[in-house]
RNA sequence: AUAUGCUAAAGCUAAAACUAUCGUAAGGUAGUGACAGAAAGUUACGGGUCCUAAAUUUAGGAAAGCCGGACUGCCAAA
Numbered sequence: 001a002u003a004u005g006c007u008a009a010a011g012c013u014a015a016a017a018c019u020a021u022c023g024u025a026a027g028g029u030a031g032u033g034a035c036a037g038a039a040a041g042u043u044a045c046g047g048g049u050c051c052u053a054a055a056u057u058u059a060g061g062a063a064a065g066c067c068g069g070a071c072u073g074c075c076a077a078a
Base pairs, nucleotide, nucleotide: 004076005075012037013036017032018031019030020029021028022027035065041071042070043069045068046067047066049062050061051060052059053058054057
């Protein structure tokens, strides 16, 4: 450096649910929580999904923990 990570160690993230709060909504943020993850880090670029408005295809929005692409990255027992 590349590959690999079922099993080791260190550290990391945090589903559902509940509470508070923001939003018309999808959902966001914080706390509790611990289903899971080796990119569950970042990015709405392609596909798909969801919401709102107008009306059949447009406009605006949401989710990266749906699949793929792009960029970056911790650890190293076997």
Molecule: c-di-GMP-I riboswitch aptamer
Organism: uncultured Methylococcaceae bacterium